A computed fold for a 90-nucleotide RNA from a Bacillota bacterium, annotated as c-di-GMP-I riboswitch aptamer. Taxonomically the source falls in Bacillota (Bacteria, Bacillati). Its Rfam family is "c-di-GMP-I riboswitch aptamer". Its family is annotated with cyclic-di-GMP binding in the Gene Ontology. Of the family's consensus pairs, 100% are formed in the model.

RNA sequence: GAACGAUAAUGGCAAACCAACUGAAAGGUUGGGGCGCAAAGCUAAAGGGUCUAAGGCUCUAAAAUGAGCUAAGACAGCCUGGCCACCGAA
Numbered sequence: 001g002a003a004c005g006a007u008a009a010u011g012g013c014a015a016a017c018c019a020a021c022u023g024a025a026a027g028g029u030u031g032g033g034g035c036g037c038a039a040a041g042c043u044a045a046a047g048g049g050u051c052u053a054a055g056g057c058u059c060u061a062a063a064a065u066g067a068g069c070u071a072a073g074a075c076a077g078c079c080u081g082g083c084c085a086c087c088g089a090a
Base pairs, nucleotide, nucleotide: 004088005087012037013036017032018031019030020029021028022027035077041083042082043081046080047079048078049075050074051073055070056069057068058067059066
């Protein structure tokens, strides 16, 4: 230095839920909260997957508040990859 991750140490992050704000929605932000996490740090235009469907297209059809499809919208705490990183037992 790399790999690795302990009944080690210093700390860190913050699930569900609640409140406020925001968004068409999925979701996000802030405060509380603490399920858990050795990367639960960053990267969504690195790849896959999942979620939503405003707008667009199609169908119903004479009429829709209906149905279906569609993401460069969302999820990094779904997986893989990449980048940065605390500590130091085996």